[in-house]
RNA sequence: GCCCUUUUAGUUCAGUGGCAGAACAGUGGUUUCGUAAACCACAAACGUCAGUUCAAUUCUGACAAAGGGCU
Numbered sequence: 001g002c003c004c005u006u007u008u009a010g011u012u013c014a015g016u017g018g019c020a021g022a023a024c025a026g027u028g029g030u031u032u033c034g035u036a037a038a039c040c041a042c043a044a045a046c047g048u049c050a051g052u053u054c055a056a057u058u059c060u061g062a063c064a065a066a067g068g069g070c071u
Base pairs, nucleotide, nucleotide: 001070002069003068004067005066006065007064010024011023012022013021018054026042027041028040029039030038047063048062049061050060051059
């Protein structure tokens, strides 16, 4: 220098154009003499900027970051 992959909640991951989800973690509550566990509830996220579309986490481009390959 060129090519490829990934980027979604605090963490690990789903989600192939129409409501953004799970587990763990967090907060509150129930239970207990107390703690843990269990149960219930709550809060929390689509890397950035453009484009296509009635509608974009999803498709396209650029950029940024991380990882990998070739020379």
Background: A computed fold for a 71-nucleotide RNA from a Minisyncoccota bacterium, annotated as transfer RNA. The RNAcentral record of the sequence draws on ENA. Its Rfam family is "tRNA". It is annotated as a transfer RNA.